RNAcentral holds the sequence, with entries from ENA and SILVA. The RNA shown here (small-subunit ribosomal RNA) has 1380 nucleotides and comes from an uncultured bacterium.

RNA sequence: GAGUUUGAUCCUGGCUCAGAACGAACGCUGGCGGCGUGCUUAACACAUGCAAGUCGAGUGCGCGUUCCGUAGCAAUACGGAAUGGCGCACGGCGCACGGGUGCGUAACACGUGGGUAAUCUGCCCUCUGAUGGGGAAUAACUCGCCGAAAGGCGAGCUAAUUCCGCAUAAUAUUCCGAAAAUCUCGGUUUUUGGACUGAAAGGCGUAAGUCGUCGGAGGAGGAGCCCGCGCACGAUUAGCUAGUUGGUAGGGUAAUGGCCUACCAAGGCUGUGAUCGUUAGCUGGUCUGAGAGGAUGGCCAGCCACAUUGGGACUGAGAUACGGCCCAGACUCCUACGGGAGGCAGCAGUGGGGAAUCUUGCGCAAUGGCCUAACGGCUGACGCAGCGACGCCGCGUGUGGGAUGAAGCUCCUCGGAGUGUAAACCACUGUUGCCCGGGACGAAUAGCUCGAUUAAUCGAGCCUGACGGUACCGGGUGAGGAAGCACCGGCUAACUCCGUGCCAGCAGCCGCGGUAAUACGGAGGGUGCAAGCGUUAUCCGGAUUCACUGGGUUUAAAGGGUGCGUAGGCGGGCAGGUAAGUCAGUGGUGAAAUCUUUGGGCUUAACCCGAAAACUGCCAUUGAUACUAUCUGUCUUGAAUAUUGUGGAGGUUUGCGGAAUAUGUCAUGUAGCGGUGAAAUGCUUAGAUAUGACAUAGAACACCUAUUGCGAAGGCAGCAAACUACGCAUAUAUUGACGCUGAGGCACGAAAGCGUGGGGAUCAAACAGGAUUAGAUACCCUGGUAGUCCACGCCCUAAACGAUGGAUACUUGACAUACGCGAUACACAGUGUGUGUCUGAGCGAAAGCAUUAAGUAUCCCACCUGGGAAGUACGACCGCAAGGUUGAAACUCAAAGGAAUUGACGGGGGCCCGCACAAGCGGUGGAGCAUGUGGUUCAAUUCGACGCAACGCGAAGAACCUUACCUGGGCUCGAAAUGCAGUGGACCGGGGUAGAAAUAUCCCUUUCCGCAAGGACUGCUGCAUAGGUGCUGCAUGGCUGUCGUCAGCUCGUGUCGUGAGAUGUUGGGUUAAGUCCCGCAACGAGCGCAACCCUUAUCCCUAGUUGCCACCGGGUCAUGCCGGGCACUCUAGUGAAACCGCCCCGGAUAACGGGGAGGAAGGUGGGGAUGACGUCAAGUCCUCAUGGCCUUUAUGUCCAGGGCUACACACGUGCUACAAUGGUCGGUACAAACCGUCGCAAACCCGUGAGGGGGAGCUAAUCGGAAAAAGCCGGCCUCAGUUCGGAUUGGAGUCUGCAACUCGACUCCAUGAAGCUGGAAUCGCUAGUAAUCGCAGAUCAUCACGCUGCGGUGAAUACGUUCCCGGGCCUUGCACACAC
Repeated sequence: GAGUUUGAUCCUGGCUCAGAACGAACGCUGGCGGCGUGCUUAACACAUGCAAGUCGAGUGCGCGUUCCGUAGCAAUACGGAAUGGCGCACGGCGCACGGGUGCGUAACACGUGGGUAAUCUGCCCUCUGAUGGGGAAUAACUCGCCGAAAGGCGAGCUAAUUCCGCAUAAUAUUCCGAAAAUCUCGGUUUUUGGACUGAAAGGCGUAAGUCGUCGGAGGAGGAGCCCGCGCACGAUUAGCUAGUUGGUAGGGUAAUGGCCUACCAAGGCUGUGAUCGUUAGCUGGUCUGAGAGGAUGGCCAGCCACAUUGGGACUGAGAUACGGCCCAGACUCCUACGGGAGGCAGCAGUGGGGAAUCUUGCGCAAUGGCCUAACGGCUGACGCAGCGACGCCGCGUGUGGGAUGAAGCUCCUCGGAGUGUAAACCACUGUUGCCCGGGACGAAUAGCUCGAUUAAUCGAGCCUGACGGUACCGGGUGAGGAAGCACCGGCUAACUCCGUGCCAGCAGCCGCGGUAAUACGGAGGGUGCAAGCGUUAUCCGGAUUCACUGGGUUUAAAGGGUGCGUAGGCGGGCAGGUAAGUCAGUGGUGAAAUCUUUGGGCUUAACCCGAAAACUGCCAUUGAUACUAUCUGUCUUGAAUAUUGUGGAGGUUUGCGGAAUAUGUCAUGUAGCGGUGAAAUGCUUAGAUAUGACAUAGAACACCUAUUGCGAAGGCAGCAAACUACGCAUAUAUUGACGCUGAGGCACGAAAGCGUGGGGAUCAAACAGGAUUAGAUACCCUGGUAGUCCACGCCCUAAACGAUGGAUACUUGACAUACGCGAUACACAGUGUGUGUCUGAGCGAAAGCAUUAAGUAUCCCACCUGGGAAGUACGACCGCAAGGUUGAAACUCAAAGGAAUUGACGGGGGCCCGCACAAGCGGUGGAGCAUGUGGUUCAAUUCGACGCAACGCGAAGAACCUUACCUGGGCUCGAAAUGCAGUGGACCGGGGUAGAAAUAUCCCUUUCCGCAAGGACUGCUGCAUAGGUGCUGCAUGGCUGUCGUCAGCUCGUGUCGUGAGAUGUUGGGUUAAGUCCCGCAACGAGCGCAACCCUUAUCCCUAGUUGCCACCGGGUCAUGCCGGGCACUCUAGUGAAACCGCCCCGGAUAACGGGGAGGAAGGUGGGGAUGACGUCAAGUCCUCAUGGCCUUUAUGUCCAGGGCUACACACGUGCUACAAUGGUCGGUACAAACCGUCGCAAACCCGUGAGGGGGAGCUAAUCGGAAAAAGCCGGCCUCAGUUCGGAUUGGAGUCUGCAACUCGACUCCAUGAAGCUGGAAUCGCUAGUAAUCGCAGAUCAUCACGCUGCGGUGAAUACGUUCCCGGGCCUUGCACACAC
C1' cells in the first nucleotide's frame, strides 16, 4: 500500500496478501565451473581404524646390525669394540594446548568499564649472581610364587638432569627499627640499619664453545579474585533467610572473603519485585526495519560450561584433568564365575530417532602445535580431494539473415486470426563439452655445498608438492550433448475453447463449482522467473495492531462506586553557593572478523587481501551553569487559619402532629359487594359493601415541589429541639509553598440478601385459587408468607451513569435560575460561587461537546488492545451463607462493533384518497344444465396459464381438417424454399387397376422463346443445405399482465455534508393531481398529471340524395307515392360555446373553496384513447424473431382411424329457475348499432314447425337481414312442485357438410327430474349507473347460455372515515436489506 464487516457510507477493529531472509525440508526438473556450507531431532547407543607423543646430546638393561679376535670346513658358540636400529624401564618436557558439544547455568556465567595497595605465572625475553662438596634408594633385569585373565607379591643387582643432607648467597622470606612521599587511613612506594630462613645437574664436544641447571629483579603473554552498569518470562510465586547478616579470634588458600571453625550481637534481602517456578549457554555479530526497534546466536571469532551419570582428590606453573586416577550407579563386553575391561559431545563410520544433514579418502608439501642441540618424529589441528543445485556468484544451451507468413495445433463472426522469424532453408561463430599436445603459482626455509662477515648472520647454488598432469594455454571436432517450473477471478503481470454440472475438485484472504465456469480438469495462447521453479515450516516487515520515536478510554475495547491518605511522581516568585543530571573539549577503551567507503588480486563476480571510516557505548579528565536537582536566605500571588455575615430535604438523636389505610367495638341499614376487556375465585342474611361515632396499630409524610437546594459518592423531604459537619461572600490580620495527584492501605457505599432480638398497618417475591390461552409454571383478578420498619453485626454489588477520574491555567457570547456582596426598597446595571438552556471558534468517525469542554496545555492515578468461549475454570484472598475480588487456556469464527444514510417494515404517530368500509340495490355459495380447471382414467385423453394479476384464459367457435397427442401404414434432398452440376422431358389435364388412404402403376392427350449457344417451366440423381408446436421465458428481443390513471420518478448547475447522501421534492394552504399559491439555498429542467385527439350533449353556417315533408299541386283504400321544396328532422363537414368569465361570501389581498345569476351544458360536463422511473428472474421459445443444446431412414414429413368431447369426485365462471311486480293466449306501440354478391334474400306457395320451393330487389341513408323485447290493452291461471320449472329420456324430423356412430345445431309430439330464494363465507355497482329487456357483429360450411358492441325501461343509498383491504405524503423506532 491492497483485499475483506455494509444495500451504500465514514470510523473503530481484527484477519489476509504483495517484500526480504534461511544450517532448511518436500514436489517437478536438472548442462558446467568457482567460493562457501551440511544431525536444528536421541548430551541416544556405539563395531573397526586413526586423533599425543617425543628426547639415546639425562640413564640402566636386553635384543639386533656392523667390525675385530678365538674355536670350527661351515652353521654356530664365546669375548671385545662401534652403532638409538628395535624393545623394556628410570628420568625430563608435553599430555590443562589443539579438536568436540551446548547438558547444566538467570549467575559477576557473559558484555562493558574499573580495582587487585588482596594475588599466582612452566616454557619465552632482558638484566644480575651462582653452579662447591658428599650420600642414598629404586624400576627395568634375574630368581621364586599367586591368578583363566587383567595383574600382583616376595627376595636379589644397578644408573642418572631421580632422591636426600652439608656449604655459600642477595634488592628473596620473616621479625624488630628510622626517614620521606602518597593514597582507599590501613597500607603501599622509595632510602636505610640489625637478626633469622633458604639453591643447583649435568649432557655433547679434542677444544673453543654450546645446550641445560639454581637464586634474584623486571618484562611480555596468561590466569585467579572483587566491584559499577547492562542482560528472559511469570505476582494465579509476597514474604525469604540460621552460616543466615555483622563482629572478634583462629584455620585454610597463590590471594580477599562465613570459604571453614569457635564465641558474641540480631541482623540481612524484599513492591526499584526478594523467595519460588518456567525457559535459556552469553557476546562480537546475523536477519529484518526509513529509523527506533523486533527476532536470532548455525558457520567464523572471544568467553563460559561439560566429557556415560554423580562424587572425590592426586600430580603439576597450570586440572579438580574428553582419549589420567579412585569410589558409587546404570549400561555393554570378557570370564575358568573367583574376578576383570570400557566410555566417539575428536576424524571417518554404524545402528536408532527424524521431514532432514556427507568419505570408515589423500598428505604432513604449506600454516600452526608438542618433543628434540639438531636431523627428525608425532599431529583426523590443518592443507586438499570426494558426496549433496543446500546457498551465493558466474557461464552456456547458439548468432545473423529468412514469408503479407509452410505444415501441424488452437480459435473463429468461416472472412480470417494466433503460435510466428518461430521452423524449414542460407551464411556464420566456437563459450562449454569431447579428443590431442604443452603445463604452473603455491617453495621458501631447514639441510648440504660454496662465498662474505669479529659475531649474531647474510648471499648464491642444489634438494623438497598431498592437491595434480589439476588450474591455465594451444590445436582439432561440430549447432552438434545441454530448459524447466509456477502462474493467468480480484489483490497481481497474464484469456480463450472443450469437458464437468454444488459432482469431481480449487482455495493465502475474499470466495469459485447447481448446463454457456477467464476460479475445477485438459488444450491452445499468454505472464513471471530461470538450472532452477514452486510449496511448506520459521523470523522481521507491512502492523502507528503495545504507539520512546508513534495510539487511545461519552456512544466503537477502555475512567476505579466515592472519599481520606502512605510510598512515589510532579510542583510558585527573587538572590546566592555546589556542579549530580545536562552541554562542550581532550585522553583511554570499544579484540579480530563482519557492515560502509576506497584501492588491489583471482578473465568477471561471488570470494580474498590492504587502507580508511565506523563501532551511536563505557571510563577518566578539564571546563560551562540557562534549565532540573541540592543547600542557604528571602517574598506573597498558591494553600491554610482567625474575625463577621449568610445558605441549605447535609448528618445523628429525641419528642410531637394531621390525612390516609387496616383492624376492633357500637349504631343506622338491606342485598348484594368487589373485581374485569368480559368474567370468575373472594366477602356477604351468622347482616357484608355503604354511612356515623369511638378505639388501636404500624408505616409513609399530599399541597408547598421546580431545568430548586444540600452532600465526596451512595443519597437526603411533616414539625420542633439538642449535638455536629460543610459551602459561599466581604474586608482586614496571621503563617510563609505548608501544594497537586495518589500504587498499596483505611473508611463510606442504593436495593436485594444473611445473623440475633423486636415490630408487623400497607404493599408484596415464593405459594394458592380464578381467568386468558393451543398451552400460560406469565401479563389481568382474589388472597397471601418471607421481606418491607427499628437496634446491633455482616454482605460490598448496580445502566453505583454525565455510560465523561482528579487538579491548575488559558480561550467568543446570549438568556434563565439559586444564594451572597455593594446601608435599605423597586427597576436596571456590576461582581462572586453554584445550577441549566442555546450558540461561535476549536475538536470529533459522526451524533455531538462547546468557560460545568469531549477546546488549548501541564501534572498524577486508573483502564483498553478482534468476536465467542468468559467475567467462566483452576488457584489465592474475603464472607455465616448467598456470593464477591483477582482472573486464564484449549477450541472456534472472519468478522464482532460505533455513528450516520437510503429504503422496506411496525398489532408507532399525524394528514389524505379509493365501491375500502359504512348506507343501499342485485347476485355467487344450495338445484339442473352449459363452460373452464384440478383430480382420476386412458394407447392418447397434445401443450401452456396457478393468489389478487390461472380456471366461458391462449381458443373471434376440436365431427375430417384444425392437431401439436395416440395406433397403424408410407417417404428420406425430404410436405415447402434457394443455389450449383448432371440427366430426362413438357408441366397441366382426362381415365383405369391395387389399397383405408397416402401411394404405387398403366393408358390417352400435350410444349414455348431464340439463327445458334442457351434460356423459361418441370421430373429424377448428387452436392451445399432443409425441417423440428423438440428443451431452456432462469440465456434473450418483441409483445402483454399487475401495482395503477396511483401521483409519483428523476436530472443539470449551485449549496450543505469527510462520505453514503441531502437540498430542490420538505413547510403553511389548496387540488382529482409534485394541481396551483405563498414561504424557503436553492434556481431551472425532463418523464408523468392536465391540456391538445375521438365520441356524446346545444346552436350557427355549408351541403340536400338514397334522407325529410311545413307551404303549393297531383295521386291512392292506404303509404313522400309523384311534381315541387330544403323550412324542420336527419345525415356529415367547418365553426361557435364553458373560462371560476360575472355577482356575493370565506381565505394571507394569493391559490382556491361555498353560494347565485345566466346557460343546452358549471367548476377536469359524461365516456374513450392515452399507462412515468420501476416492481414481480410475473406470462409467452406453441404468434413471430433469436443464442445455446438436442434430433436427421426421425423429435422431420404424408395418410387413415382414434383422442383433445372419458367420469366416483372437487373448484371457478355463467345460463335457466324456484314463480302472481308472475306464467300463458290474443291484440297493439316505440330503437340504436351492425351486416349482406363465396352473400343478404322480399313477395307468394307448401309444412304444426325446423324448413322447403321461389326468386323481385340489393355491391346498399335506395333492397334485404328485421319480428325489436320488456311496455300497453284484453282474457285465463289463484299459491299448487302448479298452466311454475324445464333437466332427462323415447319417438319422428329439418339443415349444414365428402361424412353428424364415437361427437353438431335446430324442430315437432310425448316424458316432466332437481328446485319453494340457498350454511360458513363471498362478489359487483354511486346515475342514464345498478337492475331488467331485447338487437347486432366477429369467428363461422354447420355450431354461442361465451365474448364484443347497441339501444329500451330505469332505481335506492352515501351519517361519516372508528374499523377491514389497498395506496400516497410527513415523522418516529429498528439488531430488517433475498428487506416481516

Rfam family: Bacterial small subunit ribosomal RNA.